[in-house]
Context: one part of a larger RNA
Molecule: large-subunit ribosomal RNA, domain II
Organism: marine sediment metagenome
Parts: sequence; C1' cells; structure tokens
RNA sequence: GCCAGGGAAUUUUUUUAUAUGGCGAGGCUAACCUUUUGAAGGGUAACCAAAGCGAAAGCAAGUAUGAAAAUGCGUUAGUCAUAUGGACAAGACCUGAAGCCAGAUGAUCUAUUUAUGGGCAAGGCGAAGUCUCUCGAAAGGGGGAUGGAGGCCUGAACCGUUGUUGUGGACAUGCACUCGGAUGACCUGUGAAUAGGGGUGAAAAGCCUAUCUAAUUUGGCGAUGGCUGGUUCCUGUUGAAAUAUGCCUUCGUAUAGUCUUGUCUAGUUUGUUAAUGGGGUAAAGUACGGAUAGAAUUCGCAGGAGCUAAUGCUUACGGAAUCCUUUCCAACUCAGAAACUAUUAACUACUAAGGACAGGAAACAGGGGCAGUAUGUAAGAUACUGUUCCGAAAGUGGAAUAACACAGACCAGAGUUAAGGUCCCAAAAUCUAUGUUAAGUGUAUCAAACUCUGUCUAAAAUCUAAGACACUGGGGAUGUAAGCCCAGAAGCAGCUAUCAUUUAAAGAAAGCGUAACAGCUCACCCAUUGAGAUUUUAGGCGAGGAAAAUGGACGGGGCUAAGCAUAGUACCGAUACUUUGGCGGCAUCCAGAUGGAUGUUCGGGUAAACAGGCGUGGUUUUUGUGCAGAAGUUUUUUCGAGAGAAAGGAUGGAACGAAAACCAAUGAGAAUCCUGGU
Repeated sequence: GCCAGGGAAUUUUUUUAUAUGGCGAGGCUAACCUUUUGAAGGGUAACCAAAGCGAAAGCAAGUAUGAAAAUGCGUUAGUCAUAUGGACAAGACCUGAAGCCAGAUGAUCUAUUUAUGGGCAAGGCGAAGUCUCUCGAAAGGGGGAUGGAGGCCUGAACCGUUGUUGUGGACAUGCACUCGGAUGACCUGUGAAUAGGGGUGAAAAGCCUAUCUAAUUUGGCGAUGGCUGGUUCCUGUUGAAAUAUGCCUUCGUAUAGUCUUGUCUAGUUUGUUAAUGGGGUAAAGUACGGAUAGAAUUCGCAGGAGCUAAUGCUUACGGAAUCCUUUCCAACUCAGAAACUAUUAACUACUAAGGACAGGAAACAGGGGCAGUAUGUAAGAUACUGUUCCGAAAGUGGAAUAACACAGACCAGAGUUAAGGUCCCAAAAUCUAUGUUAAGUGUAUCAAACUCUGUCUAAAAUCUAAGACACUGGGGAUGUAAGCCCAGAAGCAGCUAUCAUUUAAAGAAAGCGUAACAGCUCACCCAUUGAGAUUUUAGGCGAGGAAAAUGGACGGGGCUAAGCAUAGUACCGAUACUUUGGCGGCAUCCAGAUGGAUGUUCGGGUAAACAGGCGUGGUUUUUGUGCAGAAGUUUUUUCGAGAGAAAGGAUGGAACGAAAACCAAUGAGAAUCCUGGU
C1' cells in the first nucleotide's frame, strides 16, 4: 500500500417551538401504598393556568405616570403526555497537544564524593644530594664521577576523539586515515553516599538508565484547545454569504442583511411612459477664489543699481495695480447635461410574489471581467463604488485554459440556430466580387518613440513642345591677384566690402586642392535629346528600431492565400430554440385514502433549511417457508428514478422470513484512524 472487521450529534434534568392525542376553567400527579403484574388501581402534597399594574403603600379590568391631553404595561384557554427541531447544564459528534498539580520509582548509564584493590612496553633528557680533584684567608666558585628528580620529552598497552563536516548506518554514533594525553589535577575493578524545583557540576543549562531550560511512572483526566483532520443509505423542493455594526475583536462570536419552513394577511411594483421635484458630477467656462505666459499703460514704490554736497533725482533690475490676449484647477463655478433618484398617475408584469409573526440555519478569509476613484514608477498591487460572472454552472467556441464569447444541463428521439468557423489533421466554401501585401508580414490579443527614394491611393503647387527633369558635349570671362592683413593670402586662413564691364551665361565665388600660384568641379548659359518632371500634404499595407539561456513552435501540417480590407451568398456548429413521447414539482377541478383531467415564463446547484422513502439488529401480535434442502457464498436474469427488491442455476447442510406497531450501541472510502491478515 491493499483486504476484512471496528470506528463519530448520544443520554439525562430544565426550557422553547411545531405536530398528534386526552381532559378542559381547569390540567396533572410526585414520593409512596395495593396488586390479578397491566400504558392496572389508589395517592390532590407540590406545580402550571385561571388578574393585572406599580419601586412601594396600594388600587383592580384596570393600573402607573401626568395638572391635563395622553402614553406604557395589561384586559382573548389552558394543561398533561408522546414524537421531532432548537437552547441551557453536563466530557456532550469523534480523534489530537505542549503543559499544571499530587504520590511513588530510579545514581547497574552518567556527575561528584567515599572505602578498599589493580594498571602504566621501551627509549631520551639528567635537578638536588654524595664522592673526588681544584681555586680561595674565608664566604664561596669551577671540573669529573655517582645519583635518578620531573602535573619533563619520544612512544606501545590504556584513556581520549582534532580534522576529513571522508565513508557507513532499519536494528539508535560504527569504520578508515589523521590527531591529543600516556608517573599524573592519571586510568580502572568492587562496595557505598547524594533524588526531582531536588542532586551533582574545573560551568556546557552539562549529567541524573538511548529521556533533562526541571527525570520516569501512576493518578487528578475523557485537563483544555475560538486550531488541524474526520463524521457512514437514497430521492424530491427551495437555495445563500464572504457585507454593516459591537467585542483584548481581526482563522472567533453576537445582532442586522441575505437563505429556508410554517401560519396569517389583499393587493404589490421589477420594467416603460408622463408630470412635479432633488443633488452641482461629466463636459465646459473664467463671472468669483487661486494658478499661468506675453504685451501695453500707470505708480519710484520695500529692495538693488547709477548720479548727487544734501534734500533728492533717474532706472531696459525688481515690485504693485489696471486692461488686452494665452493656458488651467479634487479642496474655483456665471452657467450646466446624460444617467440616477423621490412622489403621483397610466400601461405592463405578478398571484401568496410582497408584508408581518414564529421555528431552523449557513455565512461574516472571497475572487475575476467591464466602467470609474484614490495611493503607487509599476504590478496577476492595495483600498473603495456600480454592474456582471466564478464561487455554487455542466454544454459549445477560445489548441490546452474558475470567472473571455455563446448559453443556464429533468429523461429519450428528430430538426433549426448562437458564439465561432468551412485546404488537411477535423464537421462545413480550395465560394463569389473588388482591392492590397512580397515582408512567410501575416495566418496569435507579443511592443513604442523615431527612421525609410519599399509600394498603393488621393490631393495640391511649380516647371514643361517658346523643349521641362536627367545624362552627355561646350562655355563658366574681364577691371582684378577687390581692399586690408600677412613671410605668402591670387574666388576659397582671417577682417571689410560684395561693385562694375563684356555677355547666351558666368558669385569679388558653393566645394576639393596649392607653401602661395596652378589645377578639378559647382552655381549660371548654350547645344544635344524629345515627354512629362520636381516638390509637398493626407491615408493603406510594409521595412528597420526588436536581446536569454537543451532544438521549437501560427495548435501542427502547411499557406502567396489557406494573409489583410470591403461587400455578399451558402453550409457546419451546443444539453440553446422548436417539436414528439415520458418522469417529477406546483396550482385548479373532479373523485374520495392511493387516482384522473386541465394548466404551467416550473425542474443546474456548494453551505444550509424542509419533505418522502430504502436497508440493518431487536421486541410484541398475526401469518408463513424449510433435509422433496433454511441461512450464508457465488453467478445469471428481471423489476424500480434510486437506496434496493425478486426469481433461476451452482455450492451449502439447518434454520429463516412476511405484515403491522414500537425500540435502537442502525448504514464508511478517507480521520499520518484502531486491530488482524497479506
């Protein structure tokens, strides 16, 4: 892991609502007694109801307050039992802590202590002391030998465990290499002592039997858990909320809103239109408040600057005011929508919907799209408003894809469409017409500023047979090398000027060039040629801009349309729509227990509410089956919407049902569930 069995809203007191039943201004017994043992008989204490109001005195169908008006609470049948739904108290649906307290048990591990024993190969260094030689007056010094000290050195046993964060490990720290101590504060055997808020500790909150920031074990104990997980048969009807307010409140809970069931109630108003109103939003505007740029006018006016001996004067600085024009505003509005909304009316719609009361909840972590607001560089961001969808919604399309498009699934058959599509994968057009793109652009919702003599369309201006535009040939001169400057400056370093002449035309020169000249072009003119050329604007498609990590994605193949744009006609395509049959709900009518007829804008559904059933075990009564084969097991078939039921075969070998009523340790796939098997 799998299989089998077990496994979770129970019981009691009190209370409340509903249903049913008894009695009824009353209802009912409790303990207990008797007993023919039975839903028996007795037992009237208590309890509930039958009168309330007021703080009370008190009054009373009224009473309290108030001067009064008036207002509050009252003035209407209950009670007992059973069942079911809730509530309170109890372990209270089941499982689950870490912990707290009390009593016991532990020092065979380990910490420290204590008593008594044991152990430490080999080698090195060579303290004191002693002997001796020697120096010295002495104190004392030096040499040699001997000697054998030491928390000394190297290194086995022994004790430890530094590094590799090596390697191994189900069986709880092994193994390898390396490393520290090894006569000492050493290691070790045996006996003994210290005990849990206590011990012991060369101190790490270490150790106290694989357990230590308070051991283990038993009990209090089913501690508590607003937290996690789990909670067992079927079908039918309806069907939420993730909001507001309060809370030591934010994973909780209470009240309201939203859901459901019952009872009562006669009108209700989603939508459309009209009339009468409401608010100052969008857009806009500049009349007010504020901001903004420019111009003009006026004022010497805080400051600055200049002038002046001083008063002071001037001011293209600055400042103030007015007017004109320009640009704006969440905290501006002269004016001002749409939408929204209140009331009334009509139309439409609805038929217990809406409303009131009573019982029961769930929920109070929400999320996405669109339109808008605030914060933010932004975000699959955060907080709001409106709406819609997911949540709780299946189906079709979008390759796949909670919330995007279409569309709301009772069952079965047929047809028609929606979104989206129609070359193949793959149902349906290789459809019709006209353009456009050459980039595989595109066929996907994957990009900007900016750039393009890519190409298409439209428009305008200018030039043009008195010859345009482009190529080609020729000219492109003279005063003059203009003047200045400069070593030089001659069209072409720089400064100033930029005239005149001859001309068909030719700049005191637009560029290259030279040290300076020279030289080559250009502007401009002529010739040649012979028909359009040049520029600008707007639009369509296209190109560049364009970078991510395995090779790769228009869904793929592929496509020059099977791309893009415009127009059109067919077809495909869903649980949508239509239609036929069936099932169910609800309503009405008939019948009168179960049924029938008609109608129906009814029949997705999580949490949840409500309703009706199936099955298991047992009790009582009635009634049955069985050795001519019960239960059980296995298999096949039939019936039912389903839980399930029945029949046949095989096996099995002795018990087992049905109906009605009642009772319950009554339904498993999940709980890191429990036990067993494998």